[in-house]
RNA sequence: UUCAGGGCGGAGUGAAAUUCUCCACCGGUGGUAAAGUCCACGAACGCAUAACAAAAUGCGCCGAUUCGGUGAAAUUCCGAAACCGACGGUAUAGUCCGGAUGAAAGAA
Numbered sequence: 001u002u003c004a005g006g007g008c009g010g011a012g013u014g015a016a017a018u019u020c021u022c023c024a025c026c027g028g029u030g031g032u033a034a035a036g037u038c039c040a041c042g043a044a045c046g047c048a049u050a051a052c053a054a055a056a057u058g059c060g061c062c063g064a065u066u067c068g069g070u071g072a073a074a075u076u077c078c079g080a081a082a083c084c085g086a087c088g089g090u091a092u093a094g095u096c097c098g099g100a101u102g103a104a105a106g107a108a
Base pairs, nucleotide, nucleotide: 001108002107003106009023010022011021012020024095025094026085027084028041029040030039031038036083037082045060046059047058048057049056065081066080067079068078069077087098088097089096
């Protein structure tokens, strides 16, 4: 310096829902036998740094998996069945809109 997040399609109810119900769909970065669910990190959110806003730094918070198989080794592969998803807005949102044409773990 450049790059660095994906996903609502169908049906139903309703005055109104990509938000509810049924089916569907998606999975950041590093580590490790190839991982959304292990370990670590980033983002988001909260607090402190006299006071307002922003930035920065520090601290905190931070979701969810089992069974069987193969193997020297796998909660990572294969088979099966599960589960999870910040904040603000709006008929209750992982998937729409917004902060964000931002920031960033990190990669080249």
Molecule: FMN riboswitch aptamer (RFN element)
Organism: uncultured Ruminiclostridium sp.